Predicted 3D model of a 346-nucleotide part of an RNA (small-subunit ribosomal RNA, central domain) from an uncultured bacterium. The RNAcentral record of the full RNA draws on ENA and SILVA. It matches the Rfam family "Bacterial small subunit ribosomal RNA".
Context: one part of a larger RNA
């Protein structure tokens, strides 16, 4: 390479949007590029293959045939693909009505708790641990009452729950705003799927500038423990955690499972909306879980939310170490990130 794979053995891109490309619904007509058939020309010789012959055999050589699966021209076919014209509504989208939701952004507000400050009451301890000590306290602490300041997070509700593409989202109210779903079947009429590059989003930590700083807390200091203790435990404590703007671009970014499509069933939940006049109940739609059939699977497990089918498109893998290293390049303020080897070795 041909292949075979990709939940757990190597391997699904962190997630979206979308360019090129690739792929693409029903019907009718045209065309003849792909496709198929015939003819003609060409496809040098040698080689290869088959048959026969010559060197005593063989290698080798000679002759004949086949083949050279190709290309060009031309004549046809019209099922499929393409192109083109027309048309359709089921794919896709739009409109209308409706309810659900921690979806996003901004502003405002609220109570509980911690800490601090002021004042009152009050007196000798408090705190902490396995036990202690460092620490705090007669300059009046801890406890308790009243008032005040400030920052961060929102108990219960809360769920095997909901929303979002993912990261993620949880006090309340208001404003702006995205998406999904149900009903209806009015409109468009294949407008679709995927998506190399590109662009955007992207937890935490970290970085820059300026704020903020209650609690917590890397680093750091002290006390313990210990043979030691650069730890685990304790007392403190700075970055940081919070806000604004700008970077970074990573993660066990996980369901370790790309997106779209298709495919017998059956049972049990939960969430959202619809129909049967309401309700129990029944019917069908969307989502989210459990159990299981065929099937596939090395197994455990998966099983219409597939790990089944194999139709389309993309990413990725190809023994372990060396190594996500070196070098080069790009990006970044830096930290570093992306791309990504080889020698050697087993």
């Nucleotide at each position: 390479c041909u292949g075979g794979g990709u939940g757990u053995a190597a391997a699904g891109g962190g997630c979206g949007u979308g360019u090129a490309g690739c792929c693409g619904g029903g019907u009718c007509g045209g065309u003849a590029a792909g496709u198929c058939a015939g003819a003609u020309g060409u496809g040098a010789a040698a080689u290869c293959u088959g048959g026969a012959g010559g060197c005593u055999c063989a290698a080798c050589c000679u002759c004949c045939a086949a083949a050279c699966u190709g290309c060009a021209u031309u004549u046809g076919a019209a099922a499929c693909u393409g192109c083109u014209g027309a048309u359709c509504u089921u794919g896709a989208g739009u409109a209308u009505c409706g309810g659900a939701g921690a979806g996003g952004c901004a502003a405002u507000c609220g109570g509980a708790a911690u800490u601090c400050c002021u004042a009152g009451u009050g007196u000798a301890g408090c705190g902490g641990u396995g036990a202690a000590a460092u620490g705090c306290g007669u300059a009046g602490a801890u406890a308790u009452u009243a008032g005040g300041a400030g920052g961060a997070a929102c108990a219960c509700c809360a769920g095997u729950g909901g929303c979002g593409a993912a990261g993620g989202c949880g006090g309340a109210u208001u404003g702006c705003u995205g998406g999904a779903c149900g009903a209806c079947a009015a409109c468009u009429g294949a407008c679709g799927g995927u998506g190399a590059g590109g662009c955007g989003c992207g937890a935490a930590a970290g970085c820059g500038u300026g704020g903020g700083g209650a609690g917590c807390a890397a680093a750091c200091a002290g006390g313990a423990u210990u043979a030691g203790a650069u730890a685990c435990c304790c007392u403190g404590g700075u970055a940081g955690u919070c806000c604004a703007c700008g970077c970074c671009g990573u993660a066990a970014a996980c369901a370790a499972u790309g997106c779209a499509a298709c495919u017998a069933g059956u049972g049990c939940g939960c969430c959202c909306g619809g129909g049967g006049g309401c309700g129990a109940c029944c019917c069908g739609g969307g989502g989210u879980g459990c159990c299981g059939g065929a099937g596939a699977u090395a197994a455990a497990g998966c099983g219409u939310u597939a790990a089944g089918u194999a139709u389309g498109c993309c990413g990725c893998c190809u023994g372990g170490g060396g190594a996500g290293u070196a070098c080069g390049u790009a990006c970044g303020c830096a930290a570093g990130u992306a791309u990504g080897a080889a020698a050697c070795u087993c």